[in-house]
RNA sequence: AACGCGUGACUGGCGUUAGGUGGGUAACCACCGGGGAGCUAAUCGUGCGAGCCGCGCGCCUGGGUUUGCACA
Numbered sequence: 001a002a003c004g005c006g007u008g009a010c011u012g013g014c015g016u017u018a019g020g021u022g023g024g025u026a027a028c029c030a031c032c033g034g035g036g037a038g039c040u041a042a043u044c045g046u047g048c049g050a051g052c053c054g055c056g057c058g059c060c061u062g063g064g065u066u067u068g069c070a071c072a
Stems, first nucleotide, its partner, number of pairs: 006039002010035002012060005019032005033055001045071009
């Protein structure tokens, strides 16, 4: 680095011909279909930067994860 197996967070709102059903009322819940990064173990804080992940595109909202630096 690649392949196989296992596990698997996250899979939202609006517009648009371009997931569905029901509920809720703000960007959520449940189920179904379709995706999916990451993953040796234990304990465990804060801030900033960069990358990756969730249905064609655009504008938003909220998460997960990897890594670098600084402080503690």
This is a predicted structure of a 72-nucleotide RNA (ZMP/ZTP riboswitch aptamer (pfl RNA motif)) from Arthrobacter sp. S41. It was read from a public genome assembly, where an Rfam model found it. It matches the Rfam family "ZMP/ZTP riboswitch aptamer (pfl RNA motif)". The family has 185 seed sequences and 3,295 matches in Rfam 15.1. For this family Rfam cites "Recognition of the bacterial alarmone ZMP through long-distance association of two RNA subdomains" (Jones and Ferre-D'Amare, Nat Struct Mol Biol, 2015). Model confidence (mean pLDDT): 79 of 100. The model forms 95% of the base pairs in the Rfam consensus.